[in-house]
RNA sequence: GACUUAUCCAGAAAGACUGAGGGAAUGGCCCUGUGAUGUCUUAGCAACCUGUUCGUAAAUAAGGUGCUAAAUCCUUCCGCAGCAGCGGAUAGAUAAGAG
Numbered sequence: 001g002a003c004u005u006a007u008c009c010a011g012a013a014a015g016a017c018u019g020a021g022g023g024a025a026u027g028g029c030c031c032u033g034u035g036a037u038g039u040c041u042u043a044g045c046a047a048c049c050u051g052u053u054c055g056u057a058a059a060u061a062a063g064g065u066g067c068u069a070a071a072u073c074c075u076u077c078c079g080c081a082g083c084a085g086c087g088g089a090u091a092g093a094u095a096a097g098a099g
Base pairs, nucleotide, nucleotide: 003097004096005095006094007093008092013042014041015040016039017038021031022030023029027074028073043068044067045066048064049063050062051060052059053058072091077088078087079086080085
């Protein structure tokens, strides 16, 4: 990298160094020298897997991940619709699994 399943309108940031981009892609719309991005430290959120308590449920948060602007920021493709709007799909992300 490709496959399967589940979830994605909740939640949670400070510091040090760096120094101009970033929000996957399209079109938007945003964030950003009052510091983007990246690395590190500390903290936090969450509860997918493991662990523990336990009664199936539930709880907990020690371990493995993940996450800590905006709904996956909105959108794209299809359907209902004149628009607005609604629903679904695709894509993406994360987890667990299988090969």